[in-house]
Bacterial RNase P class A from a Chloroflexota bacterium, 369 nucleotides, folded computationally.
It matches the Rfam family "Bacterial RNase P class A". Its family is annotated with tRNA processing, ribonuclease P activity and dimeric ribonuclease P complex in the Gene Ontology.
Lineage of the source: Bacteria > Bacillati > Chloroflexota.
């Protein structure tokens, strides 16, 4: 000084005015079901979008459904271990890859239960192979032909009787050694995925985000979910069935519930209003264990609830970026821009966008001292 890798944070402030929503205090007026009930006016005091609010991917709190037991279908998920309400999410190892490294990636059980599949080439692609070659022998018309032995060397091929080397052989071959991969067995560490080492026989594949098989785990539908209220209508018509019907996305069993109801068709009314609705597996600081992720504790805070769906408009001043000028620079001027995008029951993740900026660690070149 550059290039590179993890990972964190900003992403415009400040004043002043006019204006929107909501809470709470007060005072006043009026309704009434005479009570902190409700509506109006007024003053004051605070509060009012996001790191993703996106995307509906994955997991839940919460509400409903008879959901009580069991199986079946089904679908997730897939290395070990530890967090968390929980998970396909995080964290920390392991095995395999990538990279000169910091680090990054992974759909990461099982091919020896089975079953399919590996086109085309090419001799041969499932319990295999002999085109082309080498040897060796015999016949020969010197073009070769037969027969036994070969899989080291060439040819297709994504892959074809583990590699690589050295002896040996008629030539070759784990046929014998030496290092290597593989499998098998032992002995040590590790919670464990794996690891390490000693020892052996030499030893045909791949493919499971192909069917499968193993482990483990799952009802369903959802805030438009339910729950009051009020108000209208045709408390309508037909039709099945009587402990039946019927009663959670499928199916089966069993258990409960079912005496004027269940189911199916049709047709008609209502589409208003309150709730659910924000205190939460919350959020900030610290101590302490713990590699961490995270947890006990102790402190301190309350930070949007709208309903066609509110936070906006001017003004001024400061900052930011960019582009031209002046300037040795520090700066100064002048004009210009201003990223992705807005809550709708909430929370915990991951995905996907993001103008510019700023921080903090490691890596790897290069320069100087």
């Nucleotide at each position: 000084c550059g290039a590179g890798u993890a990972g964190g944070c900003c992403g415009g402030g400040u004043g002043g005015u006019c204006g929107c929503c909501g809470u709470c205090u007060u005072g006043g007026a009026g309704a009434c079901c005479u009570g902190u009930u409700c509506u109006c006016c007024a003053a004051g005091a605070g509060g009012g979008a996001g790191g993703a609010a996106a995307g509906u991917c994955c997991g839940g709190g919460c509400u409903c459904c008879u959901u009580c037991g069991g199986g079946c279908a089904g679908g997730a998920u897939g290395c070990u271990g530890g967090g968390u309400a929980a998970c396909u999410c995080c964290c920390a190892g392991g095995a395999g890859g990538g990279g000169u490294g910091a680090c990054c990636c992974u759909a990461c059980g099982g091919a020896a239960a089975g079953u399919g599949c590996c086109a085309c080439a090419g001799a041969a692609a499932c319990c295999a192979a002999a085109c082309c070659g080498g040897u060796c022998c015999g016949c020969c018309a010197c073009g070769g032909c037969g027969g036994a032995c070969u899989a080291a060397g060439g040819g297709u091929g994504a892959a074809a009787a583990g590699g690589u080397g050295a002896g040996g052989u008629a030539a070759g071959a784990g046929c014998u050694c030496a290092c290597c991969a593989g499998c098998g067995g032992c002995u040590g560490g590790g919670u464990g995925a794996c690891c390490a080492g000693c020892c052996g026989g030499c030893u045909g594949g791949g493919u499971a985000a192909a069917c499968c098989c193993c482990a483990u785990c799952c009802g369903g539908a959802g805030c438009a979910a339910g729950a009051c209220c009020a108000a209208a209508u045709a408390g309508g018509g037909g039709g099945a069935c009587g402990u039946a019907a019927g009663g959670a996305c499928g199916c089966c069993c069993g258990a409960c519930c079912g005496a004027u109801g269940u189911c199916c068709c049709u047709g008609g009314g209502u589409u208003g209003g309150u709730u659910g609705c924000u205190c939460g597996a919350c959020c900030c600081c610290g101590c302490c264990g713990g590699u961490a992720a995270c947890g006990u504790c102790g402190g301190g805070g309350c930070u949007a609830g709208a309903u066609a769906g509110a936070u906006g408009g001017c003004c001024a001043c400061c900052g930011g970026u960019c582009u031209g000028c002046c300037g040795c620079a520090a700066g100064g001027u002048a004009g210009a821009c201003a990223a992705c995008a807005a809550a709708a029951c909430c929370c915990g993740g991951c995905u996907u966008a993001c103008a510019g900026g700023c921080c903090u660690g490691c890596u790897c070149g290069g320069u100087u001292g």